[in-house]
Predicted 3D model of a 72-nucleotide RNA (transfer RNA) from a Candidatus Woesearchaeota archaeon.
The RNAcentral record of the sequence draws on ENA.
It matches the Rfam family "tRNA". The family's RNA type in Rfam is transfer RNA.
Lineage of the source: Archaea > Nanobdellati > Candidatus Woesearchaeota.
RNA sequence: GCUGCGGUAGUCUAACGGUUAGGAUGGGAGACUGUGGAUCUCCAGACGGGGGUUCGAUUCCCCCCCGCGGCC
Numbered sequence: 001g002c003u004g005c006g007g008u009a010g011u012c013u014a015a016c017g018g019u020u021a022g023g024a025u026g027g028g029a030g031a032c033u034g035u036g037g038a039u040c041u042c043c044a045g046a047c048g049g050g051g052g053u054u055c056g057a058u059u060c061c062c063c064c065c066c067g068c069g070g071c072c
Base pairs, nucleotide, nucleotide: 001071002070003069004068005067006066007065010025011024012023013022018055027043028042029041030040031039048064049063050062051061052060
């Protein structure tokens, strides 16, 4: 330099172009308990950046950034 895949809460992981962006774990509050743990209920928390297409983009296209692999 070329090329493939990926980038979503603190961490891991989903999402036929129309979802309140889901789940797990972690965090906070409460219930329960002699205390703790376990369990149950509730709460907060995320789409790498910039353009484009579209009525509508996490999703499709382009460029850039970052990570992993392959080629040279």